[in-house]
């Protein structure tokens, strides 16, 4: 220098162009003499900037970062 894959709650993974969800974590509650476990509830996210569309996490362009391959 060229090519490819990926980027979503604190972490790890989902999500046919149509309400962004699960698990773990955190917080509160029930239970308990207390705690743990269990159960219930809450919490919090789409890498950045544009474009297409009635509607974008998803499609397109440019960038940023990580990983892999070729030279």
């Nucleotide at each position: 220098g060229g090519g490819g894959u990926c980027a979503u709650c604190g972490u790890u993974c989902a999500a046919u162009g149509g309400c962004a969800g699960g698990a773990c974590g955190g917080c509160g509650g029930u239970c308990u003499c207390c705690a743990a476990a269990a159960c219930c509830g809450c919490u919090a996210a789409u890498c950045g900037a544009g474009g297409u569309u009635c509607g974008a996490g998803u499609c397109c362009u440019c960038g940023u970062g990580a990983c892999c391959c070729c030279g």